[in-house]
RNA sequence: UGCGGGAUCGUCUAGCGGUAGGACGUCUGACUCUGAAUUAGAUAACCCUGGUUCGAAUCCAGGUCCCGCAU
Numbered sequence: 001u002g003c004g005g006g007a008u009c010g011u012c013u014a015g016c017g018g019u020a021g022g023a024c025g026u027c028u029g030a031c032u033c034u035g036a037a038u039u040a041g042a043u044a045a046c047c048c049u050g051g052u053u054c055g056a057a058u059c060c061a062g063g064u065c066c067c068g069c070a071u
Stems, first nucleotide, its partner, number of pairs: 001070007010024004018054001025043006047063005
């Protein structure tokens, strides 16, 4: 420098253009003499800036960062 892949709750990970989901974690309750385990609920996210569209995590353009390949 070129090409390819990636960025989503605190962490990991899904998501045909139409309500952003799951697991773990955290918090609260139940249970318990206490704790663990179990169980019910809550919590919290689309890398940035534009564009297309009635509607964008998703499509397009540019940028930032990470990984790989080539040179």
Molecule: transfer RNA
Organism: Anaerolineae bacterium